The prediction has a mean pLDDT of 78. Bacterial RNase P class A from Thiobacillus sp., 289 nucleotides, folded computationally. Rfam family: Bacterial RNase P class A. Rfam links the family to the GO terms tRNA processing, ribonuclease P activity and dimeric ribonuclease P complex. The model forms 94% of the base pairs in the Rfam consensus. The sequence is in RNAcentral, with records from ENA.

[in-house]
RNA sequence: GAAGCCGAUCAGACAACCGCUGCCACGCAAGUGGGAGAGGAAAGUCCGGGCUCCACAGAGCAGGAUGCCGGCUAACGGCCGGACGCCGCGAGGCGAGGAAUAGGGCCACAGAGACGAGCGUAUUAAGUUACGGUGAAACGCGGUAACCUCCAUCCGGAGCAACACCAAAUAGGCAGACGAUGACGCGGCUCGCCGAGUCUGCGGGUAGGUGGCUGGAGCCGGUCAGCAAUGAUCGGCCUAGAGGAAUGGUUGUCCACGACAGAACCCGGCUUAACGACCGACUUCCCCA
Numbered sequence: 001g002a003a004g005c006c007g008a009u010c011a012g013a014c015a016a017c018c019g020c021u022g023c024c025a026c027g028c029a030a031g032u033g034g035g036a037g038a039g040g041a042a043a044g045u046c047c048g049g050g051c052u053c054c055a056c057a058g059a060g061c062a063g064g065a066u067g068c069c070g071g072c073u074a075a076c077g078g079c080c081g082g083a084c085g086c087c088g089c090g091a092g093g094c095g096a097g098g099a100a101u102a103g104g105g106c107c108a109c110a111g112a113g114a115c116g117a118g119c120g121u122a123u124u125a126a127g128u129u130a131c132g133g134u135g136a137a138a139c140g141c142g143g144u145a146a147c148c149u150c151c152a153u154c155c156g157g158a159g160c161a162a163c164a165c166c167a168a169a170u171a172g173g174c175a176g177a178c179g180a181u182g183a184c185g186c187g188g189c190u191c192g193c194c195g196a197g198u199c200u201g202c203g204g205g206u207a208g209g210u211g212g213c214u215g216g217a218g219c220c221g222g223u224c225a226g227c228a229a230u231g232a233u234c235g236g237c238c239u240a241g242a243g244g245a246a247u248g249g250u251u252g253u254c255c256a257c258g259a260c261a262g263a264a265c266c267c268g269g270c271u272u273a274a275c276g277a278c279c280g281a282c283u284u285c286c287c288c289a
Base pairs, nucleotide, nucleotide: 001285002284003283004282006280007279009277010276012254013253014252015251016250017249018248020037021036023034024033025032026031039260043271044270046269047268048267049266050265051159052158053157054156063155064154065153066152067151068082069081070080071079072078084095085094086093087092098150099149103148104147105144106143107142115140119132120131121130122129163211164210165209166208173202174201175200176199177198178197185193186192218237219236220235221234222233223232224231225230255258
């Protein structure tokens, strides 16, 4: 220098102006000022957990998932380490792996015959013994579980439109009081008229509102233990929270001209999509000293 391989980071930059959604301070208010505002995948919703409600003595059936050994974790089908197999010169990548003497199914092509004993040739008293071109497997205690199955382990169901709280109008419900000996109504009272309900309280639900909602298995850095995944500890930080749904627009300058893509309860993974830039470890080859 070229080609690779593994891991990590960023995701046009800067400025001005005008908006939008929360928060903080001041203000009676109108408002003013400050500060924050999408991702590495927010995606697919494929696994696992938190949380909420329902169900639940215990055990089992059905169904589903997983399957070498050890470890990590809240948990996992994830991750880490190791053995083994395959690929690669190598760094490294990939792997579906328990049981075939519980049972069933299947075994392409070739071959006379492919799973259960028969068949051919030779042989023997006798299916008695030996051999059999092919084929992965042939005269048998074959192969296949990425076919059913068996074994072991795990799994109750539904999901933030969960769920909890506050709570109109109207119409039902329940209780009490009054009422044909006339209630209620006719503007306050009496007469009079009318003629079957009226009043009060409670409770559930709907509209609407509030919470759940983002401070968390959190992020950054150091130290220690461990090969590692990871754990412990110390210091610092606060980093969207809407509710038909904000996160945008315009202008200027610059560059390598900017991909995939948009939060909706949260978190750990996996998978998929994707212009590019940059950092670190390593491998192979070539050149120079």
The source organism's lineage runs through Bacteria, Pseudomonadati, Betaproteobacteria, Nitrosomonadales and Thiobacillus.